[in-house]
RNA sequence: GGAGUGGUAGUUCAAUGGUAGAAUGCGUGCUUGUCGAGCAUGAGGUUGCGGGUUCGAGUCCCGUCCAUUCCG
Numbered sequence: 001g002g003a004g005u006g007g008u009a010g011u012u013c014a015a016u017g018g019u020a021g022a023a024u025g026c027g028u029g030c031u032u033g034u035c036g037a038g039c040a041u042g043a044g045g046u047u048g049c050g051g052g053u054u055c056g057a058g059u060c061c062c063g064u065c066c067a068u069u070c071c072g
Stems, first nucleotide, its partner, number of pairs: 001071007010024004018055001026042005048064005
């Protein structure tokens, strides 16, 4: 330099173009003599960034950044 894959909650990951979720972690409450475990509930998101297409984009298209794999 060329080609591919990935980037979404603090973390690990989902999500047929149609309300962005789960687990775990965190806050609060219940339970327990205490902790832990368990149960209930709550907060937490410019879907890497910038554009385009569309009534509607995490998803499709273009550019760009980062990580990674292959080729040279």

A computed fold for a 72-nucleotide RNA from Mucilaginibacter sp., annotated as transfer RNA.
Its mean pLDDT, the model's own confidence on a scale to 100, is 82.
The RNAcentral record of the sequence draws on ENA and MGnify.
Rfam family: tRNA.
The organism belongs to Mucilaginibacter, within Bacteria.